RNA sequence: GUAGCUCGUUAGAUGAUCGCUUGCUCGAAAGAAUAAGAGGAAAGUCCGGGCAGCAUAGGACAAUGACAGUCGCUAACGGCGACCGGGGGUGACCCUAGGGAAAGUGCCACAGAAACGAAACUACCCCGUUAAAAGGGAAAAGGUGAAACGAGUGGGGUAAAAGCCCACAGCAACGUGCGGUGACGCACGGAGGAGGUAAACCCUGUCUGCUGCAAGGAGAUUUGCAUUAAGGGCGGUCCGUCCGCAGAUCGCUAUCCGCUUGAUUCGCAUGGCAACAUUCGAACUAGAUAGAUGAUCGUCCACGACAGAACCCGGCUUACAGAUGAGCUACCUAC
RNA sequence: GCUGGCGUAGCUGAAAUGGAUUAGCGGUGACAUGCUAAGUCUCAGUAUGCAGGUUCGAUUCCUGUCGCCAGCG
Numbered sequence: 001g002u003a004g005c006u007c008g009u010u011a012g013a014u015g016a017u018c019g020c021u022u023g024c025u026c027g028a029a030a031g032a033a034u035a036a037g038a039g040g041a042a043a044g045u046c047c048g049g050g051c052a053g054c055a056u057a058g059g060a061c062a063a064u065g066a067c068a069g070u071c072g073c074u075a076a077c078g079g080c081g082a083c084c085g086g087g088g089g090u091g092a093c094c095c096u097a098g099g100g101a102a103a104g105u106g107c108c109a110c111a112g113a114a115a116c117g118a119a120a121c122u123a124c125c126c127c128g129u130u131a132a133a134a135g136g137g138a139a140a141a142g143g144u145g146a147a148a149c150g151a152g153u154g155g156g157g158u159a160a161a162a163g164c165c166c167a168c169a170g171c172a173a174c175g176u177g178c179g180g181u182g183a184c185g186c187a188c189g190g191a192g193g194a195g196g197u198a199a200a201c202c203c204u205g206u207c208u209g210c211u212g213c214a215a216g217g218a219g220a221u222u223u224g225c226a227u228u229a230a231g232g233g234c235g236g237u238c239c240g241u242c243c244g245c246a247g248a249u250c251g252c253u254a255u256c257c258g259c260u261u262g263a264u265u266c267g268c269a270u271g272g273c274a275a276c277a278u279u280c281g282a283a284c285u286a287g288a289u290a291g292a293u294g295a296u297c298g299u300c301c302a303c304g305a306c307a308g309a310a311c312c313c314g315g316c317u318u319a320c321a322g323a324u325g326a327g328c329u330a331c332c333u334a335c
Numbered sequence: 336g337c338u339g340g341c342g343u344a345g346c347u348g349a350a351a352u353g354g355a356u357u358a359g360c361g362g363u364g365a366c367a368u369g370c371u372a373a374g375u376c377u378c379a380g381u382a383u384g385c386a387g388g389u390u391c392g393a394u395u396c397c398u399g400u401c402g403c404c405a406g407c408g
Stems, first nucleotide, its partner, number of pairs: 001331010012300007020037004025032002039306001043317002046315005051212004058239004065207004069083005084098001085096004099203002104201002106197003116150001121142002124137003152168005171193001174189006216257003219250007231243004264283004269278003301304001336407007345360003354391001362378001364376003384400005
């Protein structure tokens, strides 16, 4: 210099004027003053929680559903970190739904003799015959297919053959030793040991109640029954547990609460490879209910992408113009 | 805001247990008719919303995404 890899940051700046939402102060009111006012994804609603109601949501069983290497992190998770195994790349690095196919069942179209039970189309050998056919042997060769019975090479052996036998090489299960918390790795030994598919049913292990803030809470008067008990309610079932019940009239489709101080944010230090945890200090940062966060003008530049809170958090996924920081790799050139 | 469902020729629907997609209407051409429609015959084109994965193989199974529809004091 060229081509790349990984981890980030930012998301126009500034001034003036006029508006909008909320809090607080002043004011009889109108209004005035002051402070704050969208995001990294506010999105998709895909997971996990808080919160609320259903029975204090507790225990047991079942069903349903989800997940799946190991060790950690976390309030929890199907998330995150590190590592192991597998795959890709020259490399930095990237991807990985990664338990079980000798528990059982199903499926493997077409082609092919045969699709996992073993059988035998062509070819080979024996017998047979003029030549065939029929019968028998064997499973090495051919061809089909995504996949062919699942130990290679050489030799022996045989009518022809075959781990049938031998030598060498070499794989899985399994066993022993060593290392590691562990997944697993390394070394040695190692019975001939029958495919693929579990994002097919299923088996094993772990977890799992339902509904979502349109959850849910907050009215008045009066009648009857009941007050130990009776009665009623409650998840799929049981254990168990809770409650006064039913009606009439008035009044609604509104208002208020829930509603934003919280597993909060920022900074330093310590521990840890990291995810993260802990101590200390500082800060308060939208809360609407037809729904605010905008418009105009001026200056500057690189000329501004995706996109707008609606109960709140932790993740994941997806969208995103331009600018920019750090670390690293390969090749070429020069010193 | 929350919850559930559906995407297959131009339109409406089938296939559903994985083996390469089917019908009706529509379209082209011809016959028939004086002409048109209806009718008869013939022919063709094209489709599983998009992307990725599992599998030998995906409309079908899984994940993400896009669009549409419905319900909820």
Molecule: RNase P RNA; transfer RNA
Organism: Saccharimonadales bacterium (SeqCode)